[in-house]
RNA sequence: AAUUAGUUAACAUAAAUGGUAAUGUAAUAAAUUGCAAAUUUAUUGAUAAGGGUUCAAGUCCCUUACUAAUUU
Numbered sequence: 001a002a003u004u005a006g007u008u009a010a011c012a013u014a015a016a017u018g019g020u021a022a023u024g025u026a027a028u029a030a031a032u033u034g035c036a037a038a039u040u041u042a043u044u045g046a047u048a049a050g051g052g053u054u055c056a057a058g059u060c061c062c063u064u065a066c067u068a069a070u071u072u
Stems, first nucleotide, its partner, number of pairs: 001071007010025004019055001027043005048064005
């Protein structure tokens, strides 16, 4: 320098061919306990940035940033 793939909550991952963004861990609160741990219940918080298409975009298109791989 070129090509390809990826970026979703504090962390790890989902989301059929565009139609309510989900799960586990963590955090907070409550229940339970003599006190803790464990367990149960509830809550909190997310689509890398900016545009475009669409009634509707995590998903499709373009640009930028970052990460990884391959080639030179």